A computed fold for a 75-nucleotide RNA from a marine sediment metagenome, annotated as transfer RNA. The sequence is in RNAcentral, with records from MGnify. Its Rfam family is "tRNA". It is annotated as a transfer RNA. Rfam describes the family as follows. Transfer RNA (tRNA) molecules are approximately 80 nucleotides in length. Rfam links the family to the GO term triplet codon-amino acid adaptor activity. Its mean pLDDT, the model's own confidence on a scale to 100, is 81.
RNA sequence: GCUAGCGUAGCUCAAGGGCAGAGCUUCCGCCUUGUAAGCGGACGGUUGUGAGUUCGAAUCUCACCGCUAGCUCCA
Numbered sequence: 001g002c003u004a005g006c007g008u009a010g011c012u013c014a015a016g017g018g019c020a021g022a023g024c025u026u027c028c029g030c031c032u033u034g035u036a037a038g039c040g041g042a043c044g045g046u047u048g049u050g051a052g053u054u055c056g057a058a059u060c061u062c063a064c065c066g067c068u069a070g071c072u073c074c075a
Base pairs, nucleotide, nucleotide: 001071002070003069004068005067006066007065010024011023012022013021018055026042027041028040029039030038048064049063050062051061052060
């Protein structure tokens, strides 16, 4: 340099055009003499950035940024 994949909550991941979710973590409550476990609830997101298409974009298109893998050239 070229190609492919990935980027969504603090972490691991869903959602493949129609109100952004789950598990874990954290916090609160119940239970317990107390702790853990269990049960219930809450908090937490400008979906990497910018533009485009669309009535509508996390999802489709383009550019850029970052990460990973493969290939190639030069020194």